SAM riboswitch aptamer (S box leader) from Brevibacillus parabrevis, 122 nucleotides, folded computationally. The prediction has a mean pLDDT of 82. The RNAcentral record of the sequence draws on Ribocentre. The organism belongs to Brevibacillus, within Bacteria. It matches the Rfam family "SAM riboswitch aptamer (S box leader)". Its family is annotated with regulation of gene expression in the Gene Ontology.
[in-house]
C1' cells in the first nucleotide's frame, strides 16, 4: 500500500513545554500570538483483549470449543478530546424558484464516493 467488516448528530483541560500553523483532498467556511502543529501530563469513550451469567451450534461430551446478543470493569492494546466526518464535491427523490423550451439556481432527504478509527485477512 491492498481486501473484508463495524462505527462516525454523544463524550473529553481556564495544565506544562513549544513556537506558526491547523481543520485529509476540492471549493467554501472556520480555528489560531486571548497562542496553531508537535511532545508531556490530564481526560473521554469502550473497538480489541478481560470478567459474568444467558442462548445457539459442534464434537473428542467437558470446570470443553466456537459464535451471538446483553451486563460489568477500565489495570492491558489501540483510538479520540472546535464546529455532524465543520459543510461540500457523484447520483436520485420531493418541494420551491426561473425560462417560450432546454440547460440552470435553492432547500430538505436518501444512497454512493472519499476519508477516519477499530478488528480480521492476504
Nucleotide at each position: 500500500a491492498c481486501c473484508u467488516u463495524a462505527u462516525c448528530g454523544a463524550g473529553a483541560g481556564c495544565g506544562g513545554c513549544g513556537g506558526a500553523g491547523g481543520g485529509a483532498c476540492u471549493g467554501g467556511c472556520c480555528c489560531u500570538a486571548u497562542g496553531a502543529a508537535g511532545c508531556c501530563c490530564g481526560g473521554c469513550a469502550a473497538c480489541c483483549a478481560c470478567u459474568g451469567g444467558a442462548c445457539a451450534u459442534g464434537c473428542g461430551a467437558g470446570a470443553c470449543a466456537u459464535g451471538u446478543a446483553c451486563a460489568g470493569a477500565a489495570a492491558g492494546g489501540u483510538g479520540c478530546c472546535a464546529a455532524u466526518u465543520c459543510c461540500u464535491g457523484c447520483a436520485a427523490a420531493a418541494c420551491c424558484u426561473g425560462u417560450a423550451c432546454c440547460g440552470g439556481g435553492g432547500u430538505u432527504u436518501u444512497g454512493a464516493c472519499a476519508g477516519a478509527u477499530g478488528a480480521g485477512g492476504a